The part of an RNA shown here (small-subunit ribosomal RNA, 3' major domain) has 473 nucleotides and comes from a metagenome.
The RNAcentral record of the full RNA draws on SILVA.
Its mean pLDDT, the model's own confidence on a scale to 100, is 81.
Context: one part of a larger RNA
RNA sequence: UGACGGGGGCCGCACAAGCGGUGGAGUAUGUGGCUUAAUUCGAUGCGACGCGAAGAACCUUACCUAGCCUUGACAUGCAUUAGAUCGGACUUGAAAGGUUCCUUUCCUUCGGGACUGGUGCACAGGUGCUGCAUGGCUGUCGUCAGCUCGUGUCGUGAGAUGUUGCGUUAAGUCGCGCAACGAGCGCAACCCCUGUCCUUAGUUGCCAUCAUUGAGUUGGGCACUCUAGGGAGACAAACCCUCUUUGAGGGUGGGAAGGUGGGGAUGACGUCAAGUCAGGAUGGCCCUUACGGCUAGGGCUGCACACGUACUACAAUGCCCGGUACAGAGGGAAGCAAUACCGCAAGGUGGAGCAAGUCCUCAAAACCGGGCCCAGUUCAGAUUGUAGUCUGCAACUCGACUACAUGAAGUUGGAAUCGCUAGUAAUGGCGCAUCAGCUACGGCGCCGUGAAUACGUUCCCGGGCCUUGUACA
Numbered sequence: 001u002g003a004c005g006g007g008g009g010c011c012g013c014a015c016a017a018g019c020g021g022u023g024g025a026g027u028a029u030g031u032g033g034c035u036u037a038a039u040u041c042g043a044u045g046c047g048a049c050g051c052g053a054a055g056a057a058c059c060u061u062a063c064c065u066a067g068c069c070u071u072g073a074c075a076u077g078c079a080u081u082a083g084a085u086c087g088g089a090c091u092u093g094a095a096a097g098g099u100u101c102c103u104u105u106c107c108u109u110c111g112g113g114a115c116u117g118g119u120g121c122a123c124a125g126g127u128g129c130u131g132c133a134u135g136g137c138u139g140u141c142g143u144c145a146g147c148u149c150g151u152g153u154c155g156u157g158a159g160a161u162g163u164u165g166c167g168u169u170a171a172g173u174c175g176c177g178c179a180a181c182g183a184g185c186g187c188a189a190c191c192c193c194u195g196u197c198c199u200u201a202g203u204u205g206c207c208a209u210c211a212u213u214g215a216g217u218u219g220g221g222c223a224c225u226c227u228a229g230g231g232a233g234a235c236a237a238a239c240c241c242u243c244u245u246u247g248a249g250g251g252u253g254g255g256a257a258g259g260u261g262g263g264g265a266u267g268a269c270g271u272c273a274a275g276u277c278a279g280g281a282u283g284g285c286c287c288u289u290a291c292g293g294c295u296a297g298g299g300c301u302g303c304a305c306a307c308g309u310a311c312u313a314c315a316a317u318g319c320c321c322g323g324u325a326c327a328g329a330g331g332g333a334a335g336c337a338a339u340a341c342c343g344c345a346a347g348g349u350g351g352a353g354c355a356a357g358u359c360c361u362c363a364a365a366a367c368c369g370g371g372c373c374c375a376g377u378u379c380a381g382a383u384u385g386u387a388g389u390c391u392g393c394a395a396c397u398c399g400a401c402u403a404c405a406u407g408a409a410g411u412u413g414g415a416a417u418c419g420c421u422a423g424u425a426a427u428g429g430c431g432c433a434u435c436a437g438c439u440a441c442g443g444c445g446c447c448g449u450g451a452a453u454a455c456g457u458u459c460c461c462g463g464g465c466c467u468u469g470u471a472c473a
Base pairs, nucleotide, nucleotide: 001473002472003470004469005468007467008466009465010463011462012461014457015456018420019419020418021417022416025312026311027310028309029308030307031306032305033303034302041052042051063298064297065296066295067294068293069292072123076122077121078120079119080118081117082116083115087102088101089100091098092097105114106113107112125287126286128285129284130283134281136276137275138274139272141270146185147184148183149182150181151180152161153160154159165176166175167174191264192263193262194261196232197231198230199229200228201227202226205222206221207220210219211218235258238252239251240250241249242248243247314413318372319371320370321369322368323367330361331360332359335354336353340349341348342347379410384405385404386403387402388401389400390399426449427448428447429446430445431444432443
């Protein structure tokens, strides 16, 4: 100087106080294991396990089996040879590929050139190995408040000081003091969204007043809503109180908003030889008629079992039937698709309108009325049978959805364990990316309804600072 302590002082959904879960059931999904010709590879405490994968029927695909190719599916160059390429036909085959046949060049300074094929050579190619050779990117401690430097001073030196102390803060935030005086990377602010008002602009948006209509439909208007540019506003600013009268803390009013208003983006020096050679890049090593390339089929979906993450439930604050109201954010041309008609339905026919504030896609819980009456039920929906729909060359392995029938486990879950402090938890639906279709119950967003609790810091966990002990480095 560090590290450590069942030493001492601070903070955090860390505990406590609450609410809802997981762990039991069924299913979905990932992983381990087992199996397999193959079940491709990677990720493995927190920080792997709905992770890479924002979508494995073929493709993807890297794996296996079988059939094929060897300058190669792809790039550049050289030598040589033949002519075109393109197109068509026959045969074999699962296809790829192989055999055979027909047709057919252009420019020219006659050296050759353009293009294509063959042969040969350099080379291509490798998701082969090494993330412990690397760049780049990322996770984590942690949005924790820290990490350092110059000069000076102290110490033989490693180093110390500054950065400690006393207060204070979300903060090494700020003040005071001090052999220190300054500075940098972090903190904060500057950026974006949101909450209030003003202003500019009114079409595709809106409708208070005046007419009009089935309807903001039309005339009219731009007040209001909204849209999107510009501005105002919050700074402990005002008043009171407290402490060192410095900085801060407590309270009050005004205000849409009050003490960082709420949310996001933003991640210091470093740690874990953390992760990634399979995103791409890249050193070295290795393969080169194969560890490269093409094709068909299979596999990645296999199932005594174990674990993680979710969904659906076990019901009456519920389920079923009928009626009826209210969003936001998105997406749309090989697309979104209305009115209408057919079908119990999935869906089909058909196609108005719309490159969109114009057209399309647009809620559910809630509310009103009726039924059920505590039961393995009018709960729950797994599983299975039959008949269908759609996408797509193709749904057997292995798609989703619909109808009818079937109607399993499950009556609130042991030890243990997780999330959350407000428009949050819980709960309800909607949209998007990927995408022909879909295994989405996943991911990322959006709005609706909308709580409870926090005495406190003794204890558990994590973290930083100071101090103290140490036979540790």